[in-house]
RNA sequence: GCCGGAGUGAUGAAAUUGGUAACCAUGCGCGACUCAAAAUCGCGUGUCGCAAGACUUGAGGGUUCGAGUCCCUCCUCCGGCA
Numbered sequence: 001g002c003c004g005g006a007g008u009g010a011u012g013a014a015a016u017u018g019g020u021a022a023c024c025a026u027g028c029g030c031g032a033c034u035c036a037a038a039a040u041c042g043c044g045u046g047u048c049g050c051a052a053g054a055c056u057u058g059a060g061g062g063u064u065c066g067a068g069u070c071c072c073u074c075c076u077c078c079g080g081c082a
Stems, first nucleotide, its partner, number of pairs: 001081007010026003019065001027045006046055003058074005
């Protein structure tokens, strides 16, 4: 240099044809249980905001009524070829 794959809450990961972004698990917070703890169980847990609401899928643009998903450029990581 060329080709292919990946990037989503604190973390791993889902969202299969473009139609409510974050199901599930881990972690964390509070509570229950316990003499106390572990384990287990319940509730909560992206950001801003008093709230209403707004924003958020690596960055920026485009297509579309509507984009995590399609198109373009760039960044980072992984693999292959040279």

This is a predicted structure of an 82-nucleotide RNA (transfer RNA) from Candidatus Nomurabacteria bacterium GW2011_GWE2_34_25.
Taxonomically the source falls in Candidatus Nomuraibacteriota (Bacteria, Bacteria candidate phyla).
It matches the Rfam family "tRNA". It is annotated as a transfer RNA. Its family is annotated with triplet codon-amino acid adaptor activity in the Gene Ontology.